[in-house]
Context: one part of a larger RNA
């Protein structure tokens, strides 16, 4: 990993739905007795129990009763008027119980084992090579009045010093399925002392022991191990075994020491019941203060004006005048801005009448549930950066629970809701060269950028359309000839300033025309241009604004992409025809629900099983209701079959909507069914399942 087998909603007791079966104003035993063919099974047992009446807290009284003084008035009942229980047997959910099944850890408590390891304790041994270093004290001399003190010598002190045995583990390396469940090497502490060590003995589970590290107490320690309480608990993971049919969901709101759990309510299912409603559409009538829009309030704010004040400056001995340079309230005016502003004010929506369609889809009660982690688009909003595949609400609609076209590929986009079936037909999106099923389709136009087929501010004589506009046969625009002057070198600066550093003025004259000069030039001047005018030529020229599709602005790791080839349309706009295209829609032809009609057997009269026609449905997760396969045993039954060949094995081209069941052929060699009931240790590809095997 694979194969086999094993493996998970059960039992029992309470009440309580619904189903079924007895008996019915009744119903039924229990415990025990008796008899039996005996774990069963007849049958006596009316002890209780529940219903036939309620009211009251009760005494009580009763179709009444209970507060009340009440005959009053109300409350629960009876009647009016439909309503019968009770027993047991099934099934469902709940409750107690291990309570679908496997799993903890921290925990917990109760009895015993353990100090042969480990900590300290007690007994009573035993071990520590060499080499330094050199206390006290002695003695000798020196020395003092005597001492002290000094010197050699001998001395051998010390948790002394190096360093083996021994005893630790400091630093790397290696080793991590080692040689080893803690170690090798190499390096290193300590090494006569609080040393190490051998035997034997004592101390333990809320205790021991501890130079104290929550450290050790047998590879186990913030409470050892073991055995019982014990299937401890687990709101957490992870599994839960056949079939086919109807319906079909939430991911939300309250409340929670609550947030990944739960209550109840919202949303699924069944069932009974009532017969009025709900639901779309059109109209009618209402209440709102949302976008929008305003500035009439309240706020914020721009620009002017007029003006109070207040600064300034002038005058003034003070008082006080003046000026109007600066701010400037209040008003005016002209233009804004507001989720918490409104003089106004919609669509939608909500709430009602009436009609018309639909046909219960609406309510009410009961059984049953699952859901409380949502997801992503559009749209209206807030938090964020008008960030996020972000986050929080509102709303619509997909996914979840939905297959199928179409986006290359792609839960949440777009089209479209899969009962089954066919080598039948339309179509939707979305496409029609070629992969590739369909137009190399038609009109008009646009785009040269491979733009289509990635992106901003910004730039630009790209190019198509449109509008306004200058000058222009009295000749414009460009190009070419010519000219472009004079007072003047203005005036002032300045070394110099002479059109052309700078500062002020910027005038007048000849003139077709020419600035006190647009640029380059010069120390300064020359010197070339330009505005200006003539000629030459002979039709259009210059700018502004709107738009349409383009260019730059643009750097990534395969040649690395428009899905690809490729394409000048097979690229964009408009606009028309045809065609492909889906499980959608039609057809044909079957299946099967529900409802309505109609029919035929059957009936315990409640109904049950069939035919046929009609409408209208048959995606589907948690989850709810139906209906069946099949195993194993029990009655029937050891019966029918069965050595002329049970059961079980192994194949096959049969049957049935399915789980399944035939039949036939070998195999095996002795049993062993079906209908019809009945009871369950009744159905396994997943639990790192549990035993077995390859």
């Nucleotide at each position: 990993u694979c194969c086999g087998g094993c493996g998970a909603g059960u039992u029992g007791c309470u009440g309580g739905g619904c189903g079924u079966u007895g008996c019915a104003a009744g119903g039924u035993u229990a415990a025990g007795g008796c008899c039996u063919u005996a774990u069963g099974g007849g049958u006596c047992g009316u002890a209780g129990c529940c219903g036939u009446a309620g009211c009251g807290a009760a005494a009580g009284c009763g179709a009444g009763u209970c507060c009340g003084a009440a005959u009053a008035g109300g409350g629960c009942g009876c009647a009016c008027u439909a309503c019968a229980g009770u027993a047991a047997c099934g099934u469902c959910a709940a409750g107690c119980a291990g309570a679908c099944c496997c799993g903890a850890a921290u925990g917990c408590c109760a009895g015993g084992u353990g100090a042969u390891c480990u900590a300290c304790c007690c007994u009573u041994g035993g071990c520590c090579a060499g080499c330094g270093c050199g206390a006290a004290a002695g003695u000798u001399g020196g020395g003092u009045a005597a001492a002290a003190c000094c010197a050699g010598c001998u001395g051998g002190a010390g948790g002394u010093g190096c360093g083996a045995a021994c005893c630790c583990g400091u630093u790397a390396a290696c080793g991590u399925u080692g040689a080893a469940a803690a170690g090798u090497u190499a390096u290193g502490g300590g090494a006569u002392g609080a040393g190490c060590u051998g035997a034997g003995g004592g101390u333990c589970g809320g205790a021991g022991u501890g130079a104290a590290a929550g450290g050790c107490u047998a590879a186990u320690c913030a409470a050892a191990c073991u055995u019982g309480g014990u299937u401890a608990u687990u709101g957490c993971u992870g599994g839960u075994u056949c079939u086919c049919c109807c319906c079909g969901a939430a991911a939300u709101a309250g409340c929670u020491u609550u947030a990944g759990g739960g209550c109840u309510a919202g949303c699924c299912u069944c069932g009974u019941g009532u017969a009025a409603u709900a639901g779309c559409u059109a109209u009618c009538g209402g209440a709102g203060g949302u976008a929008a829009a305003g500035u009439a309030c309240u706020c914020g704010a721009u620009g002017g004006g007029c003006u109070a004040a207040g600064a300034g400056c002038c005058u003034u001995a003070c008082c006080g005048g003046g000026u109007u340079u600066c701010u400037g309230a209040a008003c005016c005016c002209a233009a804004c801005g507001a989720a918490a502003c409104u003089c106004u004010g919609a669509a939608u929506g909500c709430c009602g009448g009436u009609a018309g369609c639909c046909g219960u889809a609406u309510c009410a009660c009961g059984g049953g549930a699952g859901u409380c982690a949502g997801a992503a688009a559009g749209c209206g909003a807030g938090g964020g950066c008008u960030a996020a595949g972000c986050u929080u609400c509102g709303u619509u609609c997909u996914c979840a629970a939905a297959a199928g076209g179409a986006a290359a590929a792609c839960a949440g986009u777009c089209c479209a809701g899969a009962c089954c079936u066919a080598c039948g037909g339309c179509u939707a999106a979305g496409g029609u060269u070629c992969c590739u099923a369909a137009a190399u389709u038609c009109a008009u136009g646009c785009u040269a950028a491979g733009u289509g087929g990635u992106a901003a501010a910004g730039g630009a004589u790209g190019u198509g359309a449109g509008a306004c506009u200058u000058c222009u046969u009295a000749g414009a625009c460009a190009a070419c000839c010519a000219g472009g002057a004079u007072g003047u070198u203005g005036g002032c600066u300045c070394a110099g300033a002479g059109g052309c550093a700078g500062c002020c003025a910027u005038c007048a004259u000849u003139u077709a025309a020419a600035g006190a000069g647009u640029g380059c030039g010069u120390a300064a001047c020359a010197g070339c241009u330009c505005a200006c005018u003539g000629g030459u030529c002979g039709a259009g020229u210059g700018g502004u604004c709107u738009u349409g599709c383009g260019c730059c602005g643009a750097a990534g790791a395969u040649a690395a992409u428009c899905g690809g080839a490729g394409c000048u349309a097979a690229g964009c706009a408009u606009g028309g025809u045809a065609c492909c295209g889906a499980a959608g829609c039609c057809u044909g032809g079957g299946a099967u629900u529900u409802a309505a009609a109609u029919u035929g057997c059957c009936u315990u009269c409640g109904g049950g099983c069939g035919g046929u026609u009609u409408a209208a449905g048959u995606g589907g997760u948690a989850g709810g209701g139906g209906a069946g396969c099949g195993u194993u045993c029990c009655g029937u039954u050891g019966u029918a079959c069965a050595g002329u060949g049970a059961a079980g094995g192994c194949a096959g081209a049969c049957u049935g909507a399915a789980a399944a069941g035939a039949c036939u052929g070998c195999u095996g060699g002795a049993g062993g069914a079906a209908c019809c009931g009945g009871a369950a240790g009744u159905g396994a590809u997943u639990a790192u399942g549990c035993c077995g095997g390859a």

Large-subunit ribosomal RNA, domain II from a Candidatus Omnitrophota bacterium, 694 nucleotides, folded computationally. It matches the Rfam family "Bacterial large subunit ribosomal RNA". Its family is annotated with structural constituent of ribosome and ribosome in the Gene Ontology. For this family Rfam cites "Crystal structure of the ribosome at 5.5 A resolution" (Yusupov et al., Science, 2001).